[in-house]
The RNA shown here (Bacterial RNase P class A) has 378 nucleotides and comes from a Kiloniellales bacterium.
Of the family's consensus pairs, 95% are formed in the model.
Lineage of the source: Bacteria > Pseudomonadati > Pseudomonadota > Alphaproteobacteria > Rhodospirillales.
The coordinates come from a structure-prediction model, not an experiment, and the mean pLDDT is 78.
A source record names the gene rnpB.
RNA sequence: CCAGAUGGCCGGAUGGUCGCCUUCGCGCCUUGCGGCGUGGGGGAGGAAAGUCCGGGCUCCACGGGAACACGGUGCCGGGUAACGCCCGGCGGGGGUGACCCUAGGGAAAGUGCCACAGAAAGCAGACCGCCAGCCUUGGGCUGGAAAGGGUGAAAGGGUGCGGUAAGAGCGCACCGCGCGACCGGCAACGGUGGCGGCACGGCAAACCCCACCGGGAGCAAGACCGAGUAGGGACGGCGGGCCCAAGAGGCCAGGCGGGUUUCCGCGCUGCCGUCCGGGUAGGUCGCGUGAGGCGUCCGGCGACGGACGUCCCAGAUGAAUGACCAUCCCCUGCCUAGGGGCAGCGGACAGAACCCGGCUUACAGGCCAUCUGGCCCU
Repeated sequence: CCAGAUGGCCGGAUGGUCGCCUUCGCGCCUUGCGGCGUGGGGGAGGAAAGUCCGGGCUCCACGGGAACACGGUGCCGGGUAACGCCCGGCGGGGGUGACCCUAGGGAAAGUGCCACAGAAAGCAGACCGCCAGCCUUGGGCUGGAAAGGGUGAAAGGGUGCGGUAAGAGCGCACCGCGCGACCGGCAACGGUGGCGGCACGGCAAACCCCACCGGGAGCAAGACCGAGUAGGGACGGCGGGCCCAAGAGGCCAGGCGGGUUUCCGCGCUGCCGUCCGGGUAGGUCGCGUGAGGCGUCCGGCGACGGACGUCCCAGAUGAAUGACCAUCCCCUGCCUAGGGGCAGCGGACAGAACCCGGCUUACAGGCCAUCUGGCCCU
């Protein structure tokens, strides 16, 4: 210098003007609620997103425990309030390497499946070829064997030597596998030597078995205040006649409606006042001092934990967090006589809504640290 790996960080900067949300102080007005003016403080994110996982909080249900069902998790150790998250390891796989990926318990409890191809896909089997014998020479029949070919993701260990008619763990060495021993490690697991001739194919993100975890719904949770109108109830007053136990009640009359009047029929119906309770609109709380941020030191490889100091840092609800100007930074395009100049409604992804810890996804441009490989120079 080039190419990469891992971890972390920033996410345009400064100033001015005018606005918006919230909070505090002061002044004025107002019976009060509150309003106006003025000054100060604060005002989106690393993901505020998806709502996937774990919690706090709230309500509902529920005597306790166990079992069953259902769902989830699944190598080992640790961290944490908890987790399916994180850290450190182990095994397997990939890369020259830094490093990366990995749902990774159980297949000798049972059931099921193994497509196509292939002779055969699970108590194995024999298509071609091989060997022996016979018939007899075109080949066929019987037997042996499972080495070779072929199919397949997978063919009942692999390589080599011996052995044999041909062969075969048939015998031996090494590797693999299984069993048990010793050593190292908390463990997962690793190492060493021994025995066994090989039995026990694969699939559990198939059913299943084992271990562990799990009540349900969610801030539109939930709590409080509460009009107006309509409807419900209580009390009081008033209202023509009749029945009546003289109270309650009932019937008629009365009133209102269909353009007007009369009659009949129909539908609705006591009036006024005071008070009570439920609900609605609306309002208030929940609502930000918290598993909180920052700094220093200590313990730990680390995730993280502890001590001390310091800070208070958005709370909207038809939903604030914006717009413009100036200077600068970056990007893109153009012109360059290489110094630069000009232009751009150019500045990624994206907008809190009860809160917190994670995961995942989106993201222009840029910065830092450590490490790896290659080339060159000293």